[in-house]
RNA sequence: UGGGGUAUGGUGUAACGGCAGCACGGCUGACUCUGGAUCAGCUAGUCUAGGUUCGAAUCCUAGUACCCCAG
Numbered sequence: 001u002g003g004g005g006u007a008u009g010g011u012g013u014a015a016c017g018g019c020a021g022c023a024c025g026g027c028u029g030a031c032u033c034u035g036g037a038u039c040a041g042c043u044a045g046u047c048u049a050g051g052u053u054c055g056a057a058u059c060c061u062a063g064u065a066c067c068c069c070a071g
Base pairs, nucleotide, nucleotide: 001070002069003068004067005066006065007064010024011023012022013021018054025043026042027041028040029039030038047063048062049061050060051059
């Protein structure tokens, strides 16, 4: 430098173009002599900027970071 892939809460992982879900974690409460376990509730996310569309995590363009291949 060229080609390909990946990017979703604190972590891991889903989601035909139609309300972004699940698990772990964190917080609060119940239970308990205390803790743990269990139960209930809450918490917080689509890498960035544009475009297409009635509607974009998803499609298009450019960029950023990481990984792989070639030189």